Background:
Predicted 3D model of a 351-nucleotide part of an RNA (large-subunit ribosomal RNA, domain IV) from an Armatimonadota bacterium. The RNAcentral record of the full RNA draws on ENA.

[in-house]
Context: one part of a larger RNA
């Protein structure tokens, strides 16, 4: 001095990034139980009493002797007693203590987030990530669409649009605004453009001839090639947002001041509607007010000046649910003030 474990005056989180750990509660019976709420729930809510063990009484059930009753009988049915369960009175005793030892919930409450209940980084993360029923939206009429395969095949499926793949999005309530200018899909076919193909104008090489020579030059072979035809695409017409996305900026204006319902101007495809807002998002910031604390960069309710929420990369709520994040408390206690003491295993010494 290390690890495991036992107690502890007073006081009770002052410990600490955080009650991190360790207490506390705990069984079974009986009273009692709130806001909410999807009416199931919340609930074991919360919070209270009881428990051993001896005498003793009631009720009730088993079983079942004597009686009794039915029956011809066998035997049934009922049933004091006696045992035994089990429940509930009275009384009595005992101990520090009767769930006498083990096992065996602390609770409340505000707020995020995800609806739950699963799933996950085998071995440093279990969650708010992932899945999820449930919405919606594309594709697919079947030799389906889409997958594996190099093919044969095969799965889809011995299924057939209440089917089956693919994307998003996540119960559920209430919703889900505006922009089709780009970019993607679809849908159209009058134009524009546009390959090979097909076409051969025209050039050019060679060579028969023709010329006295420059030089021209048929067929034929060969090289090269102009218009002209020529599909999707693409330009292009339209459409479409639970596709990809995107969703202003300045001046000025009210009989205090301050603000601006009001107007002007410049842009755009259209200028962010409902909700919500300093938020898991808020730079300025510990914003401002209010609450809770004697004191609060965290909580909570507001406000709106949203650096840089927004409505299926869904907006807002939401009972239940949660080894989830965070805020208080109420009990608890060696986390602390602040440390003793005790046990056992190491450490040391010999072997």
């Nucleotide at each position: 001095c290390u690890c495991u474990c036992g107690u502890u005056a007073a006081g009770g989180a002052a410990c600490u990034a955080g009650g991190c750990a360790a207490u506390c509660u705990a069984g079974c019976c009986c009273c009692g139980u709130a806001a909410c709420u999807u009416c199931g729930g919340g609930a074991g809510a919360a919070g209270g009493g009881g428990c051993g063990c001896c005498c003793u009484g009631g009720u009730u059930c088993g079983u079942g002797u004597a009686g009794u009753c039915u029956g011809u009988g066998a035997c049934g049915a009922u049933g004091a007693a006696g045992c035994g369960a089990a429940u509930u009175g009275g009384g009595g005793u005992u101990g520090c203590a009767g769930u006498g030892a083990a096992a065996u919930g602390g609770c409340u409450u505000g707020a995020g987030c995800g609806a739950c209940u699963g799933u996950u980084u085998a071995c440093c993360a279990a969650a708010a990530a992932c899945a999820c029923a449930g919405g919606u939206c594309c594709c697919u009429g079947c030799a389906a669409a889409g997958g594996c395969g190099a093919g044969a095949g095969c799965c889809g499926a011995c299924g057939u649009a209440u089917a089956g793949g693919g994307g998003c999005u996540g119960a559920c309530g209430c919703c889900u605004g505006c922009c089709c200018a780009a970019u993607g899909c679809c849908a159209g076919a009058a134009g524009g453009u546009u390959a090979a193909c097909c076409g051969g104008a025209g050039g050019g090489g060679u060579c028969a001839c023709c010329g006295c020579a420059a030089g021209g030059g048929a067929a034929g072979c060969c090289c090269u090639g102009a218009a002209g035809c020529g599909a999707a695409g693409c330009c292009c017409u339209g459409g479409u947002g639970a596709a990809u996305g995107g969703c202003g900026g300045c001046c000025g204006u009210a009989a205090c001041u301050a603000u601006a319902a009001c107007g002007g101007u410049c842009c755009u495809a259209a200028g962010g509607u409902a909700g919500c807002g300093a938020a898991a998002u808020u730079c300025c910031u510990u914003g401002u007010c209010g609450g809770g604390u004697a004191a609060g960069u965290u909580c909570c309710g507001a406000c709106c000046u949203g650096c840089a929420c927004g409505a299926a990369a869904g907006g807002c709520g939401u009972a239940a649910c949660g080894a989830c994040u965070u805020g208080a408390g109420c009990g608890c206690u060696g986390u602390c003030u602040c440390a003793a003491c005790g046990a056992g295993a190491g450490a040391c010494u010999c072997g």
The prediction has a mean pLDDT of 87. It matches the Rfam family "Bacterial large subunit ribosomal RNA". NCBI's taxonomy places the organism under Bacteria, Bacillati, Armatimonadota.